[in-house]
RNA sequence: CGAGCGGGCCAGACGAUCGCGCGCUUCGGCGUGAGGAAAGUCCGGGCUCCAUAGGGCAAGAUGCCAGCUAACGGCUGGGCGGGGCGACCCGACGGAAAGUGCCACAGAAAAGAAGACUCCCCCGCGAACACGCGCUUCGGCGCGUAGAAACGGGAGAAAAGCUGAAACGGUGCGGUAAGAGCGCACCAGCGCGCCGGCAACGGCGCGGCUUGGAAAACCCCAUCUGGAGCAAGCGCAAAUAGGAACGCGACACGGUUGCCCGCCGUACGUUCGGGUUGCGUGCUAGAGGCGUCUGGCGACAGGCGUUCGAGAUAAAUGGUCGUCCAACGACAGAACCCGGCUUACCGGCCCGCUCGCAUU
RNA sequence: GCCCACAUAGCUCAGCAGGUAGAGCACUUCGUUGGUAACGAAGAGGUCAGCAGUUCAAGUCUGCUUGUGGGCACCA
Numbered sequence: 001c002g003a004g005c006g007g008g009c010c011a012g013a014c015g016a017u018c019g020c021g022c023g024c025u026u027c028g029g030c031g032u033g034a035g036g037a038a039a040g041u042c043c044g045g046g047c048u049c050c051a052u053a054g055g056g057c058a059a060g061a062u063g064c065c066a067g068c069u070a071a072c073g074g075c076u077g078g079g080c081g082g083g084g085c086g087a088c089c090c091g092a093c094g095g096a097a098a099g100u101g102c103c104a105c106a107g108a109a110a111a112g113a114a115g116a117c118u119c120c121c122c123c124g125c126g127a128a129c130a131c132g133c134g135c136u137u138c139g140g141c142g143c144g145u146a147g148a149a150a151c152g153g154g155a156g157a158a159a160a161g162c163u164g165a166a167a168c169g170g171u172g173c174g175g176u177a178a179g180a181g182c183g184c185a186c187c188a189g190c191g192c193g194c195c196g197g198c199a200a201c202g203g204c205g206c207g208g209c210u211u212g213g214a215a216a217a218c219c220c221c222a223u224c225u226g227g228a229g230c231a232a233g234c235g236c237a238a239a240u241a242g243g244a245a246c247g248c249g250a251c252a253c254g255g256u257u258g259c260c261c262g263c264c265g266u267a268c269g270u271u272c273g274g275g276u277u278g279c280g281u282g283c284u285a286g287a288g289g290c291g292u293c294u295g296g297c298g299a300c301a302g303g304c305g306u307u308c309g310a311g312a313u314a315a316a317u318g319g320u321c322g323u324c325c326a327a328c329g330a331c332a333g334a335a336c337c338c339g340g341c342u343u344a345c346c347g348g349c350c351c352g353c354u355c356g357c358a359u360u
Numbered sequence: 361g362c363c364c365a366c367a368u369a370g371c372u373c374a375g376c377a378g379g380u381a382g383a384g385c386a387c388u389u390c391g392u393u394g395g396u397a398a399c400g401a402a403g404a405g406g407u408c409a410g411c412a413g414u415u416c417a418a419g420u421c422u423g424c425u426u427g428u429g430g431g432c433a434c435c436a
Base pairs, nucleotide, nucleotide: 001356002355003354004353005352006351007350008349009348010347012324013323014322015321016320017319018318020033021032022031023030024029035331039342040341042340043339044338045337046336047229048228049227050226054261055260056259057258059225060224061223062222063221064078065077066076067075068074079093080091081090082089083088094220095219099218100217102213103212117161118160121154122153123152124151130145131144132143133142134141135140169187170186171185172184173183174182188210190207191206192205193204194203195202196201233281234280235279236278243272244271245270246269247268252266253265254264255263274435275434276433288307289306290305291304292303293302294301295300325329361432362431363430364429365428366427367426370385371384372383373382379416387403388402389401390400391399409425410424411423412422413421
């Protein structure tokens, strides 16, 4: 210098002026006011109500191991597998030997220790050719041996062929009529033992030789989950026809958003019709941010210090002008709060690292 | 704000332990009729909302995105 990898940060700045929400006000003003995703609502927790939350079934979620955490499907570290020369990145990564089902078309056969189309090997039959013997009218004829193709039967299921996404361990040697883990060596896989590791797993040895794919099919195993959600839940106020239909009459109905039990409450419940579309509370200082010390590889935890005050309800953050910039500035806006994930995003800055080339 | 459901032909809908996408109406052509409708015969028409993933194979299973529809206030 070029190409690349990982991490962090910013999200126009300053001033003037006109406005908006909230708080305070001596009514002059003053202070304060969106995000990294406020988003999707995909997970988890707090909070609130229903038995401070119970039992069983069903249903759902998660899925290598260990840890972190309030909790998680998140994060950290490790293992295994895959990609990259590398920095590094990616992985829904339990079980198919519990069971049921599926594997279209093609193919002989699609999972049962299966199947046999061609080929391969053996046996039978056996034209022609060949060889031997005998006869001969020298043209041949007969008998025997051996014997390819075709045909028939049989053993086996390896090599090769064909089909397919996938064909029942792979390579080599021996063995055999031909062959087969039939035997042996190495490799892959499985099981057992020993060693290392908390574990996932790794290393070594031995064994019988072998058990396809798919669980993001049903399912099995392990773990977890009670339900609803701030329109939760409380308090106050206003207004109305306290009307109609249906159900029920405590062996009932509701809470209890799948069912049963249990628990609690009770004369009402559902629908239609009627009224109000008000105020307060919940409401924002919190598992908060920053710095530092200690422990830990790390996520994180603990101590100390310091700092931070949107809270609207038709819903406030904006417009204009000036100067500047790496130069017209992207994606997008709180609505109970927080931890994550995912998705969207103009451009720019910083740190660490890898590879290549050149120079010293 | 919160909670659900759905997306397949022009319209209304099927489809399933993943294996060549179907029906009715509508449309086109032919027949029938003097002509039209109806009827009969034949036919065309689909990126199964989009993008990824699992799988040999996805309309179907999983994730994300987009769009559409529905429900939830209080009082008596």